Model confidence (mean pLDDT): 77 of 100. Predicted 3D model of RNase P RNA and transfer RNA as a complex of 430 nucleotides.
RNA sequence: CAGGUUGGACAGAUGAUCGCGUGGUGCCGCCAGGCAUCAUGAGGAAAGUCCGCACUCCAUAGGGCACGGUGCUAGCUAACGGCUAGGCGGGGUAACCCGACGGAAAGUGCCACAGAGAACAGAUUCGCCCCCUGGCAACAGCGGGGUAAGGGUGAAAAGGUGCGGUAAGCGCGCACCAGCACAUCUGGUGACAGGUGUGGCUCGGUAAACCCCACCGGGAGCAAGGUCAAAUAGGCACAAGGGGCGGCCCGUCCCGUUUUGAGUGCCGGGUAGACUGCAUGAGGCGGCGCGUGAGCGUCGUCCCAGAUAGAUGAUCAUCCACCGACAGAAUGCGGCUUAUCGGCCAGCCUGUGGG
RNA sequence: GCGGGUGUGACGCAGUGGUAGCGUAUCUGCUUCCCAAGCAGACUGUCGUGGGUUCGAAUCCCAUCACCCGCUCCA
Numbered sequence: 001c002a003g004g005u006u007g008g009a010c011a012g013a014u015g016a017u018c019g020c021g022u023g024g025u026g027c028c029g030c031c032a033g034g035c036a037u038c039a040u041g042a043g044g045a046a047a048g049u050c051c052g053c054a055c056u057c058c059a060u061a062g063g064g065c066a067c068g069g070u071g072c073u074a075g076c077u078a079a080c081g082g083c084u085a086g087g088c089g090g091g092g093u094a095a096c097c098c099g100a101c102g103g104a105a106a107g108u109g110c111c112a113c114a115g116a117g118a119a120c121a122g123a124u125u126c127g128c129c130c131c132c133u134g135g136c137a138a139c140a141g142c143g144g145g146g147u148a149a150g151g152g153u154g155a156a157a158a159g160g161u162g163c164g165g166u167a168a169g170c171g172c173g174c175a176c177c178a179g180c181a182c183a184u185c186u187g188g189u190g191a192c193a194g195g196u197g198u199g200g201c202u203c204g205g206u207a208a209a210c211c212c213c214a215c216c217g218g219g220a221g222c223a224a225g226g227u228c229a230a231a232u233a234g235g236c237a238c239a240a241g242g243g244g245c246g247g248c249c250c251g252u253c254c255c256g257u258u259u260u261g262a263g264u265g266c267c268g269g270g271u272a273g274a275c276u277g278c279a280u281g282a283g284g285c286g287g288c289g290c291g292u293g294a295g296c297g298u299c300g301u302c303c304c305a306g307a308u309a310g311a312u313g314a315u316c317a318u319c320c321a322c323c324g325a326c327a328g329a330a331u332g333c334g335g336c337u338u339a340u341c342g343g344c345c346a347g348c349c350u351g352u353g354g355g
Numbered sequence: 356g357c358g359g360g361u362g363u364g365a366c367g368c369a370g371u372g373g374u375a376g377c378g379u380a381u382c383u384g385c386u387u388c389c390c391a392a393g394c395a396g397a398c399u400g401u402c403g404u405g406g407g408u409u410c411g412a413a414u415c416c417c418a419u420c421a422c423c424c425g426c427u428c429c430a
Stems, first nucleotide, its partner, number of pairs: 001351008010342001012319007020041009043326001047337002050335005055221004062250004067217005072086005087101001088099004102212002107210002109206003126150001127147005132141003159177006178202001180199008225276004234267005241255004269429002283302008320324001356426007365379004373410001381397005403419005
């Protein structure tokens, strides 16, 4: 210098004018509110709503079944399907990246077509060998038998190579290799890695099929829920039960048990308002300490949108890499995923040249 | 905002791992003097999109796009 790879930060800047939301202060107004002034006003994803929590109500959220989710190990965390570090497998020259990565030797199912045969396999219709018959022989035979090494089918064909053995063959026997099971040793918290011995010789794939194992999960959601105001028209069901309890059972709690319809449910009716929840939080920034790291602890400092038809914009001027992407809060937070113009910073790798 | 569901010919739908189908519509032929009906045949598919699992995906899994439905309070 070129190419690559990983991480971080940014998301036009400055000024002027006009406009909008929220809060503070002052003035005016009977109130609703108005005016002035000051401060402040979207994101890295505010998005998708895919996970996990907080919070609220149902019971303080209980037990079992069912159902759903997760799935290498150790940790981090409020929790997670997230993150970190490591193991194993795969890709790349490398930096580095990717992995739904428990169990198929518990059981069941499935494996179309083709093919002899698709799972405790398999052949009269390729082949090899023996016998029989015919033939002088080569050889022939929809004659009997053996075989599965070779050919062929298929996504997949029941270990691989070699030697022996055999009529021809076959783990039939042996050697080596690969893999598995069992026992055992060493290292590691562990996943796992490395070694030794024995064994039968070998066990197909599929669990994003049922299933088994381990762990986790009660339900609903801020239109949850609470307070006030306004308006209206009631009806039906349930007597020993009804409801919380939304799939079932148990358990438990609330109301009620002879009359007054309490309570609950369903149908119908009314309203289209205000306040709260609602922003000091698993909060941001910086320092120090611990930890490989995710992170934890501690000290200092800061307060940083809060609407309810929904504010955060427009115009002009100057500047720039010469024109700025994707996109906009609605209870909050931690993640994941997806969208995204452009340049900036840092680490590392490869190649070439020079020193 | 929160919750749930659906995407397959032009339209309405079936297909729950093994060649993508049915009805209507369209077109052609037969029938009829002509039309309708009827009969025979034909055309039409990125299975919304992109990945993954599997020998094999409309179907199973993940992501994404579009569309549809429901949900207030009071008494």